[in-house]
RNA sequence: GCGCCCAUAGCUCAGUUGGAUCAGAGUGCAUGGCUACGAACCAUGAGGUCGGGAGUUCGAGUCUCUCUGGGCGUA
Numbered sequence: 001g002c003g004c005c006c007a008u009a010g011c012u013c014a015g016u017u018g019g020a021u022c023a024g025a026g027u028g029c030a031u032g033g034c035u036a037c038g039a040a041c042c043a044u045g046a047g048g049u050c051g052g053g054a055g056u057u058c059g060a061g062u063c064u065c066u067c068u069g070g071g072c073g074u075a
Base pairs, nucleotide, nucleotide: 001074002073003072004071005070006069007068010027011026012025013024019058029045030044031043032042033041051067052066053065054064055063
């Protein structure tokens, strides 16, 4: 240089053929309960505008282009 893959919550990930009440789970965090105090367990809550930008569409986390970052392969 060329080819392929990945990027969604602090972390690890799911999200079906683009479809309307699809933005979720686990873990972590906060608060409360339980306990002599913790851990464990139970309940509740906060936390995202889906890597940036543009496009297609009635509608985009999902499709297209570009940029950025990461990984793998190849000479």